[in-house]
c-di-GMP-I riboswitch aptamer from a Gammaproteobacteria bacterium, 85 nucleotides, folded computationally. The organism belongs to Gammaproteobacteria, within Bacteria. The prediction has a mean pLDDT of 81.
């Protein structure tokens, strides 16, 4: 270094939900505290794809453009802890 593998060991995050505060038109995000559905990367990234939101345009709902939002939809990229090969 490369591949595989996962709860063996030490660790780690914490979904739905509850309070309490704050942003944003809006999808949705953010901080604490509870809570623990899960997760080999459930680190990080908006680069492909989907999905959602918002304006405009067209139509009488949906194809188009720009802008956004979601990383725990999927796929690529960087970084990584242990074991075995």
């Nucleotide at each position: 270094u490369u591949c595989u593998g996962a709860a063996a060991a030490a660790g780690g995050c914490u979904a739905a939900c509850u309070c309490a505060u704050c942003u944003g038109u809006g999808a949705a995000g953010a901080u604490g505290a509870g809570g623990u559905c899960g997760c080999a990367a459930a680190g990080u990234c908006a680069c492909c794809g989907g999905u959602c939101u918002u304006g405009a345009g067209a139509a009488u709902g949906g194809u188009u453009c720009a802008a956004g939002a979601c990383a725990g939809c999927g796929g690529a990229a960087c970084c990584g802890c242990c074991a075995g090969a």